Record summary:
Large-subunit ribosomal RNA, domain I from a Hyphomicrobiaceae bacterium, 530 nucleotides, folded computationally. The source organism's lineage runs through Bacteria, Pseudomonadati, Pseudomonadota, Hyphomicrobiales and Hyphomicrobiaceae. The coordinates come from a structure-prediction model, not an experiment, and the mean pLDDT is 82.
Context: one part of a larger RNA
């Protein structure tokens, strides 16, 4: 050195497991924020540290309601304490709430740094009133004036180092007041005050205003991608839009949004590549008006801490019974979870039936308001653009940057160039649920969804550790055991790391490197061969 058979170590897959996760469905909520938000800094416990929770009244404070014996939040314990005169807890409502940060008194490299005004407090003085005392004096059982003292109360004024407590951005609108040009009375405009509002953040949904490129067009320029990424204002629970100067085609429909069809058709198109309606069906909602409503609000319903809530015993295996056997038993409850293996009757709990205060809804019923009037630099038109599926085309409609510019319901407009007729509406003011689009977030339920290289990126103190000058980029990391009952004590060894009796436990080859523990890799021990 090979083989084989036995047996380790190492290593972690496997297999079970789920505290997380992903995707739906109802139902809710759809905001927070100058009364200071989100998000942090730093403090806070009897103990160092980290999470939570709070905030100098800092793991808390008051109330009301519930609740009924334990309790001082996890890591993790030990002391010292609360509490049936009701703790801790759970529910709602209120107090406190340091810096930072829209950050707003003024700076600033966030959590720092420097201020002014008033205020209170205390000190000084004055003054007025009270009382008590002193000293004067009179017609002395008292009265009165005063120099003046003490105390108490008020009123001014004046000083205060540290500390308290309020207040002091900006910018609009509303009132007061003071000023004040051209320009004489005024205005405008400036300044001072009081009140109100607004600023920030937030997943996505929705309007608006701006707007590429890579791609395709097998190249590329019009085109496409696309009004799409992205950036700016806004706003709401939705938003927008909306009650015909609309369509229809001689019948007539009758606001607006969303959906399926019409139909990948009519059409647009370097007639390339692509792009792409509409009428008109059929369906979801349906409402229509000029502040449709605004304010209080009885009564109902909802939510809501919680309350009551039925029914099993005995034998047997076994470390342990919920398993097996036998006999009952409840169900409006046999959804689910936990208990030493697998429980309708052991525990929580589940059908049902009940509930306070808050909060939500419903709105009988009273109460205050308002009630506009036909729309000109508009319509249209010229030139340049842009939306319309429609790329200037025969190009209608819609918008409008320049330029111009009608009529006046005996009038306008529109019906895809334009004109007659003929229909049909009435611009140039405005409002309006529901039908529709979302989910950072809240409560239940559900899954031929995932089971730890899977399922968020995250199941564990993850957006952590650590990378990066920054913007950013970003992990790995679950599992004794029903119960710590986590090896008392005794030996080896360096008062070691280990180990080895011994003890616990059903099991230590479950020993905190801890369920199972496979393979790669690396011994031994025995046969056999060289």
């Nucleotide at each position: 050195g090979g083989c084989g058979u036995u047996u380790g170590g190492u290593g972690a897959a496997u297999g079970c497991c789920u505290u997380g996760g992903c995707a739906g469905c109802a139902a809710g909520a759809g905001g927070c924020g100058a009364u200071g938000a989100a998000a942090g800094a730093c403090g806070u416990g009897a103990u160092a540290c980290u999470c939570u929770g709070c905030g100098a009244u800092a793991a808390g404070c008051c109330a009301u309601g519930g609740g009924g014996a334990g309790c001082u939040g996890a890591g993790a314990a030990u002391a010292a304490g609360c509490u049936u005169u009701g703790a801790u807890c759970c529910a709602u409502g209120g107090a406190u709430c340091u810096c930072u940060g829209a950050a707003u008194g003024g700076g600033g490299c966030a959590a720092c740094c420097c201020a002014c005004c008033u205020g209170a407090a205390a000190g000084c003085u004055u003054c007025a009133u009270a009382u008590u005392g002193u000293u004067a004096u009179c017609u002395u059982u008292g009265g009165u004036a005063a120099u003046c003292a003490a105390u108490a109360u008020g009123g001014g004024g004046u000083u205060u180092a540290a500390a308290c407590a309020g207040g002091u951005a900006c910018u609009u609108a509303a009132g007061a007041c003071c000023u004040g040009a051209a320009u004489a009375c005024a205005u405008a405009g400036g300044g001072u005050u009081u009140u109100a509002a607004g600023a920030g953040c937030a997943a996505a949904c929705c309007c608006g205003g701006g707007g590429a490129a890579c791609u395709g067009a097998a190249a590329c320029a019009u085109c496409u991608a696309a009004g799409u990424a992205c950036c700016c204002g806004g706003a709401g629970g939705a938003a927008a839009g909306g009650a015909a100067a609309u369509c229809a085609a001689u019948u007539g429909a009758u606001a607006c949004u969303c959906c399926c069809c019409u139909a990948g058709u009519a059409g647009c198109g370097g007639c390339g590549a692509g792009c792409g309606a509409a009428c008109g069906g059929g369906g979801a909602c349906c409402a229509g008006c000029c502040g449709a409503g605004c304010c209080a609000g009885a009564u109902g319903a909802g939510u809501g801490a919680c309350u009551a809530g039925a029914a099993c015993a005995c034998g047997u295996u076994g470390g342990g019974a919920a398993g097996c056997g036998u006999g009952g038993c409840c169900a409006u409850a046999g959804c689910g979870g936990g208990u030493g293996a697998c429980a309708g009757c052991c525990c929580c709990g589940u059908a049902u039936a009940g509930g306070a205060a808050g909060c939500u809804u419903u709105g009988a019923u009273g109460g205050a308001c308002g009630u506009a009037u036909u729309a000109a630099g508009u319509a249209g038109g010229g030139c340049g653009g842009a939306a319309c599926a429609c790329g200037u085309g025969a190009a209608a409609u819609u918008c409008u940057g320049u330029c111009u510019g009608a009529a006046g319901a005996u009038c306008g407009g529109a019906g895809g160039a334009c004109c007659a007729c003929c229909u049909u509406c009435g611009a140039a003011g405005g409002c309006u649920a529901a039908g529709u689009a979302c989910u950072c977030c809240u409560u239940g339920c559900u899954g031929a969804c995932c089971g730890a290289u899977a399922g968020c990126g995250a199941a564990c103190c993850a957006g952590u550790a650590c990378c990066g000058u920054g913007a950013g980029g970003g992990a790995a990391a679950g599992g004794u055991g029903a119960a710590a009952a986590g090896c008392a004590c005794c030996c080896c060894g360096a008062c070691g790391a280990g180990g080895g009796g011994a003890g616990u436990g059903a099991a230590a080859c479950a020993g905190u490197a801890c369920c199972u523990g496979a393979a790669a890799c690396c011994g031994a021990a025995c046969g056999c061969c060289u």

It matches the Rfam family "Bacterial large subunit ribosomal RNA". Its family is annotated with ribosome and structural constituent of ribosome in the Gene Ontology.